[in-house]
RNA sequence: UAUGAAUAAAGCUAAACUAUUUGUGAAAAUAGGACGGAAAGCCACGGGUCUUCUUAAGGCAGCCGGGUUGCUCAA
Numbered sequence: 001u002a003u004g005a006a007u008a009a010a011g012c013u014a015a016a017c018u019a020u021u022u023g024u025g026a027a028a029a030u031a032g033g034a035c036g037g038a039a040a041g042c043c044a045c046g047g048g049u050c051u052u053c054u055u056a057a058g059g060c061a062g063c064c065g066g067g068u069u070g071c072u073c074a075a
Stems, first nucleotide, its partner, number of pairs: 001075001003074003012037002017032006035062001041068003045065003048060005
């Protein structure tokens, strides 16, 4: 380093579901819980999809792409 994710080590995170809370809702937060994840860290820029108080507003980053930041080892 515009690279790779084999090996090893230290770790990280947390689906479904359950409880409580918030919201019209999609969903979100906290706790438990682990299906999984080399960015499943962050960002709503593009596509997609979902919701509604449907001229429009909102949600999903663990749907895909893109941007950006980080750990280890290898080359």